[in-house]
This record gives sequence, structure tokens and C1' cells, in this order.
RNA sequence: GGGCAGUUAGCUCAGUUGGUUAGAGUACUGCUUUGACAUGGCAGGGGUCACAGGUUCGAGUCCUGUACUGCCCA
Repeated sequence: GGGCAGUUAGCUCAGUUGGUUAGAGUACUGCUUUGACAUGGCAGGGGUCACAGGUUCGAGUCCUGUACUGCCCA
């Protein structure tokens, strides 16, 4: 330099043919349970879907560029 894959909550990840509210587990906070702690139960907070632009009535999803990570080729 060229090619492929990935980037969504603090962390690990889902997200169907583009469709009307962005989710799960875990972690965190509060309450409950206990003599106390673990566990368990209930509730809650947390997101510019890497960044920018485009297409569309509508984009996490499609297109283009950029950045970063991993792998392959030279």
C1' cells in the first nucleotide's frame, strides 16, 4: 500500500425485510430479606448506535468518506 471483519449502556453482546419506545446479561444506586455479610426479590439511573455526510416519508440497519481495533496479502 491492497483486501476482509468489527465499532450499539462501565464491561460482554443481541438487534429479523429500513417502520413508529434501542434491548439482554453483568456491573452500579436505592429498598427489602439477615444479628451482620453472601445469595435472593423489587425498583431505578446510565446510549450523539465510532465520527461526518448522503439516500429515504422514515436509518443502529442502505451508500460514501474518515478514525480506531483485529486478521490476511504484498